[in-house]
The part of an RNA shown here (large-subunit ribosomal RNA, half A) has 1731 nucleotides and comes from a marine eukaryotic metagenome.
RNAcentral holds the full RNA, with entries from MGnify.
Rfam family: Bacterial large subunit ribosomal RNA.
The coordinates come from a structure-prediction model, not an experiment, and the mean pLDDT is 81.

Context: one part of a larger RNA
């Protein structure tokens, strides 16, 4: 290490529980707000801080009124004090109610500035008023001005309207769809809308409107596609109808017109009277009057007339009015409207409310058991120390209100109406830029279409009841309605609140959110968004005492438990401890099957048996999951563990299958009632009963057609339908998870690109342009030459800005940096701060580059669960059966249709199939060449070619047709021509395997082996076809291992039996088996062309005793060195020839060999041995060829007359075939028993059970739900370990722990099952005690302190930095700042110490900033513009980075200072007091923020005076230190360090500029009215002797601080020394050099020509109103707010970090080095960068 137990820590599942959520249903309520809302900030309590809830400076609360009550100061949250007691707690109703918010007095970065006026005032203040539009009024010519009425804003969803996508789908895609949906905006309400027929229907009718069921997926519509999609008409909820405009009368005002025999005064008569009366007209007002078989008006006539009184010029009559009673009717919701009473009744607080005990019993604890009672209009629910009708709240059913509050209630009061109908006549009156038309568009289910209706942008444009509009082009005829004016309630939608309930959830569920959740964090923002529940019945929260710096632990006590101790139970993963066994010669998917040895246990028969732990050795074995033709695969996915995690739901439509009726059935909705329920109506509607044609129709038939014909469909012959529950389909996301993308509204220019304003930066050196001045020169120029002079997108080079090259780093110091080099560095520089441009767009010296670490189109959110023919995942068992990877078609090819294969279910027939016979087409495989073609060779021989020749003509080793002869090929040649296959027919096998309709799929990537092709190369593990196997989807034996190959098809189980492939020495089961040859090569055990005296077998040929073949001996010669070439060539480099001769034989030479010769050899020859020896060529086994990376090409050892090859032969082994025993399950029959039924159940005979996609059926678990029936505190769920039964999913049982709830059966409902999705969350592992501890400026001793020191104090040495790594300050931050106390956590380490905790404490302003004033740019009246939000914009506000503006030294806190202190000044307003001027009717000041002028007020570049600031160096003076070896010297030496700041008044220098200054008179000109200013003059004074303005500097009078040092005293103390107080102390010269500062906003020069507004100064006065105002001095008062701490190149800001990055702006020492801010080193200061 491993296993196994036991005992733990870790971690939070799993169980139970529930304070929160989900969803319904029910009643109320449905707006709040200038009487300041919604929604915040900030406050508010006796006592810390911080949510929540409540309130508001009267602040957890103030009044009063009801109701209740003994206790009570909210909660988290206890203590403690301190109080209340008619408190309190609960409604009702007044009072307060800070500050932002429509925000409203002006602004403004929200909760904060700054202000007006009135009143009052105690003089400190208090109260109140000042937005903008708008109705109405009043005044005004008018612009306006005052009173006054009203709006502004918010609101989840639901409603109207103005606007209006896009993904998608159409398998592309444009009409079209999505969808008038998302989204914006506008508006109004409690509902909104609509609504009272110019409506519909069809000859019959119907009666606003608005919902809900039908009608009906019907009639349209529709690239007639994918989709859209009514209407009539019927059931029901509710229920309601009415006003105006106009005719006409009346009055009211006003223009005109009118004076009459004729016109008015109500009419009629008779009289009288009117000219301000009449008519006309306009306009208000009131009455009238509102409808379509037309109505109204107007005038007439008939009837009729509730009572009184009055009026109308007079009498009479009639007439109309008018006031009163009466009578009827009506109403507050539309039709007219207002305040009220009184009774009910409901709501806003309460109240009363029935009933149990036990001297039993467990147990901490009764609510549990047992025993015995009761109540019950109450046994819904909760709580109580376990499970309570009866303890407690409560429940049922009763009561109850001072005061708000409703109320479609009742009655009284009040108001209004009405007390006149009918019928003639007449032609007044009845909604115009209207309706209709035309074009274009849009709504209508209708996409333009015959397109009717509805509406309109633009043109035209009617009629008047004898009128009009509709009836789906149109026309006619009928029908039927009256537009161009208005109002209406319910019934419908939604929410919030309370109450009620759930086959909703139970802490990874349910809201995001059960808990200080829209929090904590994250982003500039829009916007994004967590995790986090649980002691106990009571805190009884561990007194005491030990250990230890703590922290924790130990005892001990509490409690029923404490392993309930900061928590309930407490699995897993991972970490240990212990104890038993096992491993260090030993290869491993880690199991299994078999086992030794060790141990532990328990029985009894004590030496056996049983079991448990380990497992030495052995045999057999390549994870899982997916996606494949295949996967142990080096192809995907997973670190592990533990929770979650995906075919669902609604409607519709189909098929089974079930129930109900025989025709079935209801919807919406009503009624009942114990009220989401049941139960009854309720027949609208649907579906069935009849069909056939296009239809019109006709009907058991019809249609076709001339038909009574044939013939299509039907009928003859299945009964449906409404419910449940199952598999499909369709329409919705639709089995989960996943895009790039497209749209539509917003949020970013805080990064970055440009641009606008306003500011600030750039050491130091170098070069010398133009101009100008001299010279020289020239007629004059031009030219030359010095010289001055300083120009420059000049040069060199630091700050800055960039990044060229290289390196480093690259889990980084850093999500772009370091180190070294580089480019620019007066310019088209760089940089701050304020602003502007926004995504179909900006911006862009253009890179597709930026636009907040994102850019070929940002970012949020939204549409949206887009879509995805795509890749992944998709959870328990068991049983039957079981594919295909193929044709057709496809914008199709990895997809889908159809068909083909497969399954369950019904049904008919007697089919399929093998085998055999019989009988049939037929053109392949083969042959063949007779056709068609191709070819080879001879023969014969036309013709062509060549040659001869004048030519007829010959020739011809050249080509060559037909034709013969011989050989021959062939998918697209066939005179021929099979085997197989295929068809029919009969018969036997074997026993359902064919077929028909219906439901459900799956498949259409297939591999490979063998055959016949084709393609390729007769290459591929290659491609494509046809066949068959097998794999796919198949395990097993054999091939060593090896899906496709051989053998064979696994229901389970046997320590049975035969066998097949294959094999039998040993690994290994089974022969060292027989018999005959090979083979020598380890061939076997890897390969070819081709080689080769291997070897066995066979054939042939020719040598050979006349001597083969081989060895040995010997000879191999001569012309001639053959000729030619060649330095040279002699047999032997090459070329030519290649003869003679003398031999037994000998080449002008076979091979070596020499420069060339030489030489050795061969060929040939003779001799010597003495029997066979040669060639060729066929067959079998061998060899050679034969090089690759492990020995590595038998599976190993080994094997040789075999363990190898060939042949022949016995016998064994050998598989999950076969077969035997035995079980299990389906099935055929067959018998029995039994059903309503082949229903079930038995018994017996057969057969069958490999399986992936699929398909069918039968279960087992989990959560609730309902009946029924049990368990539990003598101990339920869950967990743990163990046993034990089922074929499986699982079940059931003991014991520990756990501490309160849980089962069975039976039906139902489902958020119902996990190991993989790079799945979600949480835990814990692994790489590991690795890597790393963030610039290499550096540490090192002592001492202190502490429990404890490398890191903290101190000391004393060393190192770093100094244009910084010091000082100061904007931005940001936001207590980090000081001090005590602390060490968990934070600090990369450690800590006693910190920027950490915790507590306390710190920031002081007239003068410093802000406040005033304006740029850019914002906003915004008045105006303009636009669909709506809204864009623009004079005026005017706002807006610094910029103008203006009164303080300086020192001192002082542990922490502040131009802010307290001390000393000297200064501003601004008031008051005063005197002086002095000016003004009071000749008007000052003021209103006045008026008018006008000045000035404020300005670029860059260069040159340069004077000075100061620094520095230096010498002397003096202060002071402190150092010194004797050698020249000098004892102090007259050497060294250090100081010798200063500031400043009222007064002086006004240097430089600079400089022609005018002061004072007067006049003119034009301009204004409301003037005046400075302008011209034209005079006087003074000045102008290179320079008025006057400007101006650093320095100087005087003095003051004041500061000051090393020194004295003295005190205090402390680590004894070195610090601190404090008094006092006293040099307190100077001069020299150099010297500024980027200062003069100076000066001067020159140049083009590119360089903000405004206010303070300020100076002038002017029109009106109005009154008495004081200026000026300078004294004296006094007053000057509010905010900001001030500390960091600030950084450990505190921006970069997730205490990060090597980034971060405007001042100051600016010495030496050295040509200068410098360079570099070097060092001064003040400051640090050693936390291992």
């Nucleotide at each position: 290490g491993g296993c196994a137990c036991a005992u733990g820590g870790g971690g939070g599942a799993u169980g139970c529980c529930u304070u929160g959520g989900c969803g319904c249903c029910g009643a109320a309520a449905g707006c709040c707000g200038a009487a300041g809302a919604a929604g915040g900030a900030c406050g508010u309590a006796g006592u810390a801080a911080g949510a929540c809830u409540g309130c508001g400076a009267u602040a957890a609360g103030c009044c009063a009124c009801g109701a209740u009550u003994a206790g009570c100061u909210g909660c988290c949250u206890a203590a403690c004090a301190a109080g209340c007691u008619c408190a309190g707690u609960c409604g009702u109703g007044g009072a307060u109610c800070u500050c932002c918010g429509a925000a409203u007095g002006g602004g403004g970065g929200a909760a904060c500035c700054c202000a007006u006026c009135u009143a009052c005032u105690u003089c400190g203040g208090u109260a109140g008023u000042u937005a903008c539009c708008u109705u109405g009024g009043u005044c005004g010519u008018a612009a306006g001005a005052c009173c006054u009425u009203g709006g502004u804003g918010g609101u989840a969803a639901g409603c109207a309207g103005g606007g209006g996508a896009a993904c998608u789908g159409a398998a592309a895609c444009a009409u079209c769809u999505a969808a008038g949906u998302a989204c914006c905006c506008u508006g109004a309400g409690g509902a909104a809308a609509g609504u009272a027929a110019a409506u519909c229907a069809a000859c019959a009718g119907a009666g606003a409107c608005u919902c809900c069921c039908c009608u009906a997926g019907u009639a349209g519509c529709g690239g007639c596609g994918a989709g859209c999609g009514a209407a009539c008409g019927g059931g029901g909820a509710c229920c309601a109808g009415c006003c105006c405009a106009a005719a006409c009368c009346a009055u009211a005002a006003g223009a005109g017109c009118u004076u009459a025999a004729c016109g008015g005064a109500u009419u009629g008569a008779a009289g009288u009277c009117c000219u301000a009366u009449g008519c006309c007209u306009u306009u208000g007002u009131g009455g009238u009057g509102u409808u379509g078989u037309a109505g109204g008006g107007u005038c007439g006539a008939a009837c009729g007339u509730g009572a009184a009184g009055g009026a109308g010029c007079u009498u009479c009559a009639a007439c109309u009015u008018c006031u009163u009673c009466c009578a009827a009717g009506a109403g507050u919701u539309a039709c007219a409207a207002a305040a009220c009473g009184u009774a009910c009744a409901u709501c806003u607080a309460a109240u009363c409310g029935a009933a149990u005990a036990g001297u039993u019993c467990u147990g901490g604890a009764a609510c549990g058991a047992c025993u015995a009672a009761c109540c019950a209009u109450a046994g819904u629910g909760g709580g109580u120390g376990a499970a309570a009708g009866u303890c407690c709240c409560g429940u049922a059913g009763g009561u109850g209100a001072a005061a708000g509050a409703u109320g479609a209630u009742g009655c009284g009061a009040c108001u209004c109406u009405u007390g006149g109908u009918u019928u003639g006549a007449u032609u007044c009156c009845u909604g115009a830029g209207u309706a209709c038309g035309a074009c274009g568009g849009g709504a209508c289910a209708c996409g333009u279409g015959a397109a009717a209706u509805c509406u309109u942008g633009u043109c035209g444009g009617a009629a008047u009841c004898u009128g009009g509009g509709g009836g789906g082009c149109c026309c006619a005829c009928c029908c039927u309605c009256c537009a161009a004016g208005g109002c209406u309630a319910a019934g419908u939608a939604c929410u919030u609140u309370c109450g009620g309930c759930g086959a909703c959830c139970g802490a990874u569920a349910g809201u995001g959110a059960a808990c200080a959740a829209g929090u904590a964090c994250c982003g500039u923002g829009a916007g994004g968004g967590a995790a986090a529940g649980g002691u106990g019945a009571a805190a009884a929260g561990c007194a005491c005492c030990c250990c230890g710096u703590g922290a924790g632990g130990g005892g001990a006590g509490u409690g029923a438990a404490a392993u309930a101790g900061a928590a309930c139970u407490g699995a897993a993963a991972c970490c240990a401890u212990g104890u038993g066994c096992c491993u260090a010669c030993a290869a491993u998917c880690c199991g299994u099957u078999g086992g030794a040895g060790c141990u532990c246990c328990g029985a009894u028969u004590u030496a056996u048996c049983g079991g448990g732990g380990u497992g030495a050795c052995a045999g057999c074995g390549u994870g899982c999951c997916u996606a494949u033709u295949g996967a142990a695969g080096a192809a995907u996915g997973a670190g592990c563990c533990a929770a979650c995690g995906a075919g669902u739901u609604a409607c519709g439509u189909u098929a089974c299958g079930u129930g109900g009726c025989a025709g079935g059935u209801u919807a919406a909705g009503g009624c009942a009632u114990g009220a989401u329920g049941u139960g009854c109506c309720g027949g609208a509607g649907c579906c069935g009963a009849a069909g056939c044609g296009a239809a019109a129709g006709c009907g058991a038939g019809u249609c076709u057609g001339a038909a009574u014909a044939g013939g299509g469909c039907a009928u003859u012959u299945c009964a449906g339908u409404c419910g449940c529950g199952u598999g499909g389909c369709g329409u919705a996301g639709a089995c989960c998870c996943g895009a790039a993308a497209c749209c539509g509204u917003g949020u970013g220019a805080g990064c970055u690109a440009c641009c606008c304003u306003u500011g600030g930066c750039c050491a130091g050196g170098u070069u010398g342009a133009a101009g100008c001045g001299a010279a020289a020169g020239u007629a004059a120029a031009g030219u030359u030459u010095c010289g001055u002079g300083g120009a420059g997108g000049a040069c060199c080079g630091a700050a800055c800005c960039c990044u060229u090259g290289u390196a480093a780093g690259u889990u980084a110091c850093a999500a772009a940096u370091u180190g070294c080099u580089g480019g620019g560095a007066u310019g088209a520089g760089c940089u701050g701060a304020g602003g502007g441009u926004a995504g179909g767009g900006g911006u862009a010296a253009a890179a597709u580059g930026c636009c907040a670490a994102u850019c070929g189109a940002a970012c949020a959110c939204g549409g949206a669960g887009a879509u995805a023919g795509c890749u992944g995942g998709u959870u328990c068992u068991c049983c039957c059966c079981g594919a295909a990877a193929u044709g057709c078609a496809u914008u199709u090819a990895g997809g889908u249709g159809c068909a083909g294969c497969g399954u369950c279910a019904a049904g008919u027939a007697a089919u399929a199939a093998u085998u055999u016979g019989c009988g049939g087409a037929g053109g392949u495989a083969g042959a063949u060449c007779a056709c068609u073609g191709g070819a080879u060779g001879g023969g014969c021989u036309a013709g062509g070619g060549g040659g001869c020749g004048u030519g007829a003509g010959c020739u011809u080793a050249c080509c060559a047709a037909c034709c013969c002869c011989a050989a021959c090929c062939a998918a697209a040649a066939u005179c021929c021509g099979a085997a197989u296959a295929c068809c029919g027919u009969a018969a036997a096998u074997a026993g359902u395997a064919u077929c028909u309709u219906g439901g459900c799929a799956g498949u259409g990537a297939g591999a490979c082996a063998g055959u016949g092709a084709a393609g390729g190369a007769u290459a591929a593990g290659c491609u494509c076809c046809a066949u068959u196997g097998u794999c796919g989807a198949a395990a097993g034996g054999g091939a060593a291992a090896c899906a496709g190959c051989c053998c064979a098809g696994a229901u389970c189980g046997c320590a049975a039996u035969c066998u097949a492939a294959g094999g039998u020495c040993c690994c290994g089961a089974a022969g060292u088996g027989u018999g005959u040859g090979c083979u020598a090569a380890g061939u076997g055990u890897g390969a070819a062309a081709c080689g080769a005296a291997g070897u066995g077998g066979g054939a042939a040929c020719g040598c050979c005793c006349a001597g083969a073949c081989a060895g040995c001996c010997a000879g191999g010669a001569g012309g001639u060195u053959g000729g030619c070439u060649u330095a040279g060539a002699a047999g032997c480099a090459g070329c030519c020839a290649u003869c003679c001769u003398u031999u037994a034989a000998a080449g002008a030479g076979u091979u070596c060999g020499u420069a060339a010769c030489a030489g050795a050899u061969c060929a040939c020859u003779g001799g010597u041995c003495a029997a066979g020896g040669g060639u060729u060529u066929c067959c079998g086994c061998a060899c050679g060829g034969a090089a690759a990376a492990u020995a590595a090409a038998c599976g190993g050892g080994g094997c040789u007359u075999a363990a190898g090859c060939a042949c022949a032969c016995c016998a064994c082994c050998g598989a999950a075939g076969c077969u035997g025993c035995g079980a299990a399950u389906c099935u055929u029959c067959u018998c029995c028993a039994u059903u309503a039924a082949u229903u079930u159940g038995g018994a017996g005979u057969g057969g069958g059970u490999g399986g992936u996609a699929g398909g069918g059926g039968a279960g087992c678990g989990u959560u609730c739900u309902u009946a029924g029936u049990g368990c539990g505190u003598c101990g339920a769920a869950g967990u743990u370990a163990g046993g034990u039964c089922g074929u499986a999913a699982g079940g059931c049982c003991u014991g520990g722990u756990g501490g309160a709830g849980c089962g069975c059966u039976g039906a139902g409902a489902a958020g119902u099952g996990a190991g993989u999705a790079u799945g979600u969350u949480g835990g814990c592992a692994u790489a590991a005690g690795u890597a790393g501890c963030g610039a290499c400026a550096a540490u090192g001793u002592c001492g202190g302190u502490g429990a404890g020191a490398a890191u903290c104090c101190g000391a004393c040495a060393c190192g770093c930095c100094g244009a910084a790594a010091g000082u100061c300050u904007a931005a940001g931050g936001u207590u980090u700042c000081c001090u005590a106390c602390g060490c968990a956590a934070c600090g990369c380490u450690g800590a006693u110490c910190g920027a950490c905790g915790u507590a306390g404490g710190g920031u002081u302003a007239g003068g410093c900033g802000g406040g005033c004033c304006u740029a850019a740019g914002g906003u915004g009246u008045a105006g303009c513009c636009g669909a709506a939000u809204g864009g623009c914009g004079a005026a005017g506000c706002c807006g610094a980075u910029g103008g203006a503006c009164a303080g300086c030294a020192g001192g002082u806190c542990a922490a502040a200072a131009u802010u307290c202190c001390u000393g000297c000044c200064c501003c601004g307003u008031c008051u005063u007091a005197g002086a002095c001027a000016u003004g009071u009717u000749u008007g000052a000041c003021c209103u006045u923020u008026g008018g006008a002028g000045g000035g404020g007020a300005c670029g860059c570049g260069g040159a340069c005076u004077g000075a100061u600031a620094a520095g230096u160096a010498a002397c003096g003076c202060a002071u402190g230190c150092c010194u004797a070896u050698u020249g000098g010297a004892u102090a007259u030496g050497g060294u250090g360090u100081g010798u200063g700041c500031a400043u009222u008044u007064c002086u006004g220098u240097a430089a600079g500029u400089g022609a005018g200054u002061a004072g007067u008179g006049g003119g034009a000109g301009g204004u409301a009215a003037a005046a400075a200013g302008c011209c034209c003059g005079c006087u003074a004074u000045g102008u290179u002797u320079g008025a006057g303005c400007c101006g650093a500097g320095g100087g005087a009078c003095g003051u004041g601080c500061g000051a090393a040092c020194c004295a003295u005293a005190a205090g402390g103390u680590u004894a070195g020394c610090c601190u404090u107080a008094u006092g006293g102390a040099a307190c100077g010269u001069u020299g150099c050099c010297g500024a980027u500062u200062c003069u100076a906003u000066g001067c020159c020069g140049c083009c590119u020509a360089g903000a405004a507004a206010a303070g300020c100064c100076u002038c002017c006065u029109u009106a109005g109103u009154u008495a004081g105002u200026g000026u300078g001095u004294g004296a006094g008062a007053c000057g509010u707010c905010c900001g001030u701490a500390c960091c600030g190149u950084a450990a505190a800001c921006c970069g997730a970090c205490a990060c090597u990055g980034g971060u405007a702006g001042a100051c600016a020492g010495g030496u050295a080095u040509a200068a410098a801010u360079g570099u070097a080193c060092c001064a003040a200061g400051g640090c050693g960068u936390u291992c």